Record summary
Transfer RNA from a Candidatus Micrarchaeota archaeon, 72 nucleotides, folded computationally. Its Rfam family is "tRNA". The family's RNA type in Rfam is transfer RNA. The coordinates come from a structure-prediction model, not an experiment, and the mean pLDDT is 81. The sequence was found in a public genome assembly. Lineage of the source: Archaea > Nanobdellati > Microcaldota.
[in-house]
RNA sequence: GCCCUAGUAGCUCAGUGGUAGAGCGCUUGUUUUGUAAACAAGAUGUCGGGGGUUCAAUUCCCUCUUAGGGCU
Numbered sequence: 001g002c003c004c005u006a007g008u009a010g011c012u013c014a015g016u017g018g019u020a021g022a023g024c025g026c027u028u029g030u031u032u033u034g035u036a037a038a039c040a041a042g043a044u045g046u047c048g049g050g051g052g053u054u055c056a057a058u059u060c061c062c063u064c065u066u067a068g069g070g071c072u
Base pairs, nucleotide, nucleotide: 001071002070003069004068005067006066007065010024011023012022013021018055026042027041028040029039030038048064049063050062051061052060
């Protein structure tokens, strides 16, 4: 230098055009002598940045950026 993959909640990841979700974690309550567990309720997010297409973009296109891998 070229190519590929990934960037979504605190963490691990779904979601491939039409209201952003799960598990774990966090907060509150019930229960317990107390803690844990269990049960109930709740809070979470500029979907890496910018631009474009579209009635509508996490999703499609361009560019930048970060991380990982491959080739020379």